């Protein structure tokens, strides 16, 4: 240089045009214990940036950024 593959809560991951973007862990609050831990309930937190199609985009297209493979 080419090619291809990934990018969603603090991590780890579901969702492949429309349905409240959902689950685990973490974390905060409350219970419940003499206290921790543990269990229950709650409660906050996310679609990598930019543009295109489309009524409608996380999602199809592109282009840019970051990652991570292949090949000279």
């Nucleotide at each position: 240089g080419u090619c291809c593959c990934c990018u969603u809560c603090g991590u780890c991951u579901a969702g492949a045009g429309g349905u409240u973007a959902g689950g685990a862990c973490a974390u905060a609050g409350c219970u419940u214990u003499u206290u921790c831990a543990a269990a229950g309930c709650u409660a906050a937190g996310a679609c990598g940036u930019g543009a295109g199609u489309u009524c409608a985009a996380u999602u199809c297209u592109c282009a840019c950024a970051g990652g991570g493979g292949a090949u000279a």
Transfer RNA from Clydonella sawyeri, 72 nucleotides, folded computationally. It is recorded under the gene name trnE. Lineage of the source: Eukaryota > Amoebozoa > Discosea > Vannellidae > Clydonella.